[in-house]
Molecule: transfer RNA
Organism: Vicugna pacos
RNA sequence: GAGGGUAUAGCUUAGUGAUCGAGCACGUGCUUUGCCUGCAUGAGGUCCUGGGUUCAAUCCCCAGUACCUUCA
Repeated sequence: GAGGGUAUAGCUUAGUGAUCGAGCACGUGCUUUGCCUGCAUGAGGUCCUGGGUUCAAUCCCCAGUACCUUCA
C1' cells in the first nucleotide's frame, strides 16, 4: 500500500426490513443461625460514528473510526 472480516447490556453472544433476546455477572425478596446452592423478581441497550434508501433500518448502500486477519 491492497483485499477480507468484526463492532448489539459490565462480559460472552443471538437476532437477514416491522419498536433487540439469552447465559454469566449485578440489585431485591424467599429459603439458611450465616455463607454457598436453589427459587422468584428487577435493573441495565443513543445496536461504533455520520449520511443515504425505505411507510419503516441492528439488518440494505456509502464514508469514517477502532480491532483482527491475508497478501505485498